A computed fold for a 113-nucleotide RNA from Mucilaginibacter limnophilus, annotated as SAM riboswitch aptamer (S box leader). Lineage of the source: Bacteria > Pseudomonadati > Bacteroidota > Sphingobacteriales > Mucilaginibacter. Its mean pLDDT, the model's own confidence on a scale to 100, is 80. It was read from a public genome assembly, where an Rfam model found it.
[in-house]
RNA sequence: GAUUUAUAAAGAAGCGGCGAGAGAUCAGGCUCAAUAACCCGCUGGCAACCCUUCAUGGGAUGAAGAAGGUGCCAAUUCCUGUCCCGGAGAAUGGAUCCCGGGGGAUAUAAAUU
Numbered sequence: 001g002a003u004u005u006a007u008a009a010a011g012a013a014g015c016g017g018c019g020a021g022a023g024a025u026c027a028g029g030c031u032c033a034a035u036a037a038c039c040c041g042c043u044g045g046c047a048a049c050c051c052u053u054c055a056u057g058g059g060a061u062g063a064a065g066a067a068g069g070u071g072c073c074a075a076u077u078c079c080u081g082u083c084c085c086g087g088a089g090a091a092u093g094g095a096u097c098c099c100g101g102g103g104g105a106u107a108u109a110a111a112u113u
Stems, first nucleotide, its partner, number of pairs: 001113008013043005021032003026081004044073003049069002051065005077105001083102003086098003
């Protein structure tokens, strides 16, 4: 790098440094940002994928823990679309609405390669 599986409407601060954009890509919005965002470092924290313990034992799963391996600590993956389907309304059609459904993409973990 690739593939597979699972998860993604919950949660989580301060200080120092840098100095202009940032929020995955593209587009449209909307937010954050010289009262210093983003990013980096230290400390702290959140969470529970791997992990540890117990139960069960065909497998799956459930409960507890948080030393270790990651990850994360603005806004639903910030929202929507670039694809499809269903419902409401309408009924020639268009627009609109439905934490609508599916797919794709992205992110994280684990396994395989």